[in-house]
C1' cells in the first nucleotide's frame, strides 16, 4: 500500500427491513441466625460515529473511527 471480518446492556453474545432481546452480573424482596445456593420482581441501550436509500434502518449503501486477520513492499 491492497483486501476481508468484527463494533448491540457492565461482560459474553443472538437478532439480515416494521416488537431491541438472552445468559452472566447488578438492585430489591422471599428464604437463612447469617452468608451462599434457590425463587420472584426490577433497573440498565443515542444498536461505534456521520451521511444516504426507504413510508419505515441495529439490519441495505457510502464515508470515518476503533479492533483483529490475510496479502504485497521495505529492511
Nucleotide at each position: 500500500g491492497g483486501g476481508g471480518g468484527c463494533u448491540u446492556a457492565a461482560c459474553u453474545c443472538a437478532g439480515u427491513g416494521g416488537g431491541a432481546g438472552a445468559g452472566u452480573g447488578c438492585u430489591a424482596c422471599c428464604u437463612u441466625c447469617a452468608c451462599a445456593c434457590g425463587g420472584u420482581a426490577g433497573a440498565a441501550g443515542u444498536c461505534a460515529c456521520u451521511g444516504g436509500u426507504u413510508c419505515a434502518a441495529a439490519u441495505c449503501c457510502a464515508g470515518u473511527a476503533g479492533u483483529c486477520c490475510c496479502c504485497a513492499c521495505c529492511a
Predicted 3D model of a 75-nucleotide RNA (transfer RNA) from a bacterium. Model confidence (mean pLDDT): 85 of 100. It matches the Rfam family "tRNA". From the family's description: Transfer RNA (tRNA) molecules are approximately 80 nucleotides in length.